[in-house]
């Protein structure tokens, strides 16, 4: 220098075509148990890396920037 990545505490989804932000694990509460784990039920938790633009509407499109991320040269 070129390409990719960046979404919950962690790992990752979000379809060709912009239209309600989700799952698993973890965490909290309850159930079950003599008790713990497992299992079952419910709940909390997000400025979708940052700033701007387009649009009725942006995780998604456009621009700039950033990174203790990955690859190529």
């Nucleotide at each position: 220098g070129c390409g990719g990545g960046c979404u919950a505490g962690c790992u990752c989804a979000a379809u060709c075509c912009g239209g309600u932000a989700g799952a698993g694990c973890g965490c909290c509460a309850g159930g079950c148990u003599c008790a713990u784990a497992a299992c079952c039920u419910g709940g909390a938790g997000g400025u979708u890396g940052u700033c701007g633009g387009u649009u009725c509407a942006a995780a998604u499109c456009c621009g700039a920037c950033g990174c203790u991320c990955c690859g190529c040269a």
Description: Predicted 3D model of a 73-nucleotide RNA (transfer RNA) from Mesorhizobium sp. M0078. Its mean pLDDT, the model's own confidence on a scale to 100, is 80. The sequence is in RNAcentral, with records from ENA. It matches the Rfam family "tRNA". Taxonomically the source falls in Mesorhizobium (Bacteria, Pseudomonadota, Hyphomicrobiales, Phyllobacteriaceae).